c-di-GMP-I riboswitch aptamer from a Thermoleophilaceae bacterium, 106 nucleotides, folded computationally. The model forms 94% of the base pairs in the Rfam consensus. It matches the Rfam family "c-di-GMP-I riboswitch aptamer". Rfam links the family to the GO term cyclic-di-GMP binding.
C1' cells in the first nucleotide's frame, strides 16, 4: 500500500423495555438497559423506501374506535381507519451509494 472480516483482542456503538424531558404526532434528547452491529461512524439537499401531522379528493358493504344527540338500546348522525394529491416533518438499527476510521489476518 492492497485485500478479507472466520476466530480473537484493545476499545466503540446500543434494539426492545423502563424513568425523566421536548414534540399534536412520527419521533428527539438525557439516564438505566442490552437485542444486536465490522462501519449500528459521517452525509440523508446522493437515490430509493417506510412512517407522522395537516390538506384536498376518492372510497366507505361489513367491522372496530371516537364525538354528539336521544327513547339509554341490538339506536341515529358525523368523524377516523383504506387509497391517492399537495405541503411540512420524522427514521437512517430499511436498502443502496459516497467519504472517513479501529483491530486482527493474508
Nucleotide at each position: 500500500c492492497g485485500g478479507u472480516g472466520a476466530a480473537a483482542a484493545a476499545g466503540g456503538c446500543a434494539a426492545a423495555c423502563c424513568c425523566g424531558u421536548c414534540g399534536u404526532g412520527a419521533g428527539g434528547c438525557g439516564g438505566g438497559g442490552g437485542c444486536g452491529c465490522a462501519a449500528a461512524g459521517u452525509u440523508u439537499c446522493c437515490g430509493g423506501g417506510g412512517c407522522u401531522c395537516g390538506u384536498c379528493g376518492g372510497g366507505a358493504a361489513g367491522u372496530g374506535g371516537g364525538a354528539u344527540g336521544g327513547c339509554c338500546c341490538u339506536c341515529a348522525u358525523c368523524c377516523c381507519g383504506c387509497c391517492g394529491u399537495c405541503g411540512a416533518g420524522c427514521c437512517g438499527g430499511c436498502c443502496g451509494a459516497a467519504c472517513u476510521a479501529c483491530c486482527a489476518c493474508c